[in-house]
RNA sequence: AUUGAAAAAGGCAAACUUAUUGAAAGAUAAGGACGCAAAGCCACGGGUCUAAGGCGGCAACGCGAUGACGGCCGGGUUGCCAAAG
Numbered sequence: 001a002u003u004g005a006a007a008a009a010g011g012c013a014a015a016c017u018u019a020u021u022g023a024a025a026g027a028u029a030a031g032g033a034c035g036c037a038a039a040g041c042c043a044c045g046g047g048u049c050u051a052a053g054g055c056g057g058c059a060a061c062g063c064g065a066u067g068a069c070g071g072c073c074g075g076g077u078u079g080c081c082a083a084a085g
Stems, first nucleotide, its partner, number of pairs: 002083003011036002016031006034071001040077003044074003047069003054063003
């Protein structure tokens, strides 16, 4: 440097439940395991979600990140174990 079939040490933890938090999407903690070889880290590109404030509207509502999602895809970066060199 390459690869992740098998194995092993160790790791993470979806749905759901409870509590807290937030306008919401969502987040955090505990429980819980569907899964994961980067399901470690970074919103850089795409994508998706939300719409408080803002703008438009008589209203219904529409638009729209500066708010989110890394367990949607790509990219960057660091790293455990193993295989075969």
c-di-GMP-I-GGC riboswitch aptamer from Paenibacillus flagellatus, 85 nucleotides, folded computationally. Its Rfam family is "c-di-GMP-I-GGC riboswitch aptamer". Rfam links the family to the GO term cyclic-di-GMP binding. Model confidence (mean pLDDT): 87 of 100. The sequence was found by an Rfam model in a public genome assembly.